Predicted 3D model of a 72-nucleotide RNA (transfer RNA) from a Candidatus Shapirobacteria bacterium. RNAcentral holds the sequence, with entries from ENA. Its Rfam family is "tRNA". By type it is a transfer RNA. The source organism's lineage runs through Bacteria, Bacteria candidate phyla and Candidatus Shapironibacteriota.
This record gives sequence, C1' cells and structure tokens, in this order.
RNA sequence: AGGCCCAUAGUGAAACGGUUAUCACCAAGGUCUCCAAAACCUUUAUUUGAGGUUCAAAUCCUCAUGGGCCUG
Repeated sequence: AGGCCCAUAGUGAAACGGUUAUCACCAAGGUCUCCAAAACCUUUAUUUGAGGUUCAAAUCCUCAUGGGCCUG
C1' cells in the first nucleotide's frame, strides 16, 4: 500500500428493513430466613461517529474511527 472480517447494556451474545431492540451473567432493591446462601419477584443501563436511501434503518449504501486477519 491492497484485500477481507468485526464494532449492540458493566461482560458475553441474539435480532427477516416493521410490536416497547431480546436473552444470560453482573449490579441495585424486595420477599423468604434467627443470620446468610440458594430460590423467587422487581428495577437500571445498550446499537462506534457522521451523512445518505426508505413511509420506516441495529439491519442497506458512503466516508471516518477503533480492533483482528491475509498478501506484498
């Protein structure tokens, strides 16, 4: 320099262009208990950034940023 892949709660992952973006763990609160653990209930928090296409974008397109791999 060229090519390919990835970026979604604190962490790990789902999500055909169309329901309030879902699940598990973590965290906080509660029930239970003599106290805890376990179990159960509830809650908080998420689409890397900018633009475009579309009635509608996490999803499609372009650029940028960051990470990984390959070629030379």